[in-house]
A computed fold for a 97-nucleotide RNA from Myxosarcina sp. GI1(2024), annotated as Bacterial small signal recognition particle RNA.
It is recorded under the gene name ffs.
Lineage of the source: Bacteria > Cyanobacteriota > Pleurocapsales > Pleurocapsaceae > Myxosarcina.
It matches the Rfam family "Bacterial small signal recognition particle RNA". Rfam classes the family as a non-coding RNA gene.
RNA sequence: GAUUCGGACUCGUGCGGUCAUAACGCCCAAACCUUGUCAGGACCGGAAGGUAGCAGCAAUACGGGAUGCUUAUGACAGGCGCGAUAUCCGGAUCGCU
Numbered sequence: 001g002a003u004u005c006g007g008a009c010u011c012g013u014g015c016g017g018u019c020a021u022a023a024c025g026c027c028c029a030a031a032c033c034u035u036g037u038c039a040g041g042a043c044c045g046g047a048a049g050g051u052a053g054c055a056g057c058a059a060u061a062c063g064g065g066a067u068g069c070u071u072a073u074g075a076c077a078g079g080c081g082c083g084a085u086a087u088c089c090g091g092a093u094c095g096c097u
Base pairs, nucleotide, nucleotide: 001094002093003092004091005090006089007088008087010084011083012082013081014080015079017076018075019074020073021072022071023070024068025067026065027064028063034059035058036057037056042051043050044049
């Protein structure tokens, strides 16, 4: 000097992990200014019937709660696998001095 092997560094990539946020699912959740059904009662009508509608019940909204080994996004100078360029470290073989 050449060849080759291994490791490190850098980057890329894949799979997990941790954290944060959001969505979804579950629960709670509206005196009235949400909806539906509207007991009682009220009103209109000669009557039939109708009107509005409190409480209650149900649903849902603003919002809130615990949680999910759910989904999505981002971060970590964390893990492992793979690949790539140059550099660094170490080893082997060969050649030259």
The model forms 100% of the base pairs in the Rfam consensus.